[in-house]
RNA sequence: UACCGAUAAAGCCAAACCCUUCGCGAGGAGGGGACGGAAAGUAACGGGUCUUUGAAAAAAGAUAGCCGAGCUGCCGAG
Numbered sequence: 001u002a003c004c005g006a007u008a009a010a011g012c013c014a015a016a017c018c019c020u021u022c023g024c025g026a027g028g029a030g031g032g033g034a035c036g037g038a039a040a041g042u043a044a045c046g047g048g049u050c051u052u053u054g055a056a057a058a059a060a061g062a063u064a065g066c067c068g069a070g071c072u073g074c075c076g077a078g
Stems, first nucleotide, its partner, number of pairs: 003078001004076002012037002017032006035065001041071002045068003048063006
C1' cells in the first nucleotide's frame, strides 16, 4: 500500500416505536430508544421506490438504513 473484517481494542452511527416540531405529502429536525451497520461518513450521477401537481406526457420533490458508480475515512488478527 492492496485485499480482508477477528469471539481484538478504542471509539462511532442508530431501524422500529414513543414525544415535540417543520412540511400539502413522501419525509426532515430535536429528545428518548436499539433492530442493525466497517463506511448506516459524504454525495441525488445512473437505476429503483415513494410523494405532490397533471387527463396524459411530464414537472417539482423525498429516500444514501434499496442497488450501482464517485469522493473521503478509524482500527489491524490475518
About this RNA:
c-di-GMP-I riboswitch aptamer from a Nitrospirota bacterium, 78 nucleotides, folded computationally. The coordinates come from a structure-prediction model, not an experiment, and the mean pLDDT is 89. Lineage of the source: Bacteria > Pseudomonadati > Nitrospirota. Rfam family: c-di-GMP-I riboswitch aptamer. A reference for the family is Weinberg et al. (2007), "Identification of 22 candidate structured RNAs in bacteria using the CMfinder comparative genomics pipeline", Nucleic Acids Res. About the family: GEMM was predicted in a large-scale screen for bacterial structured RNA regulatory elements.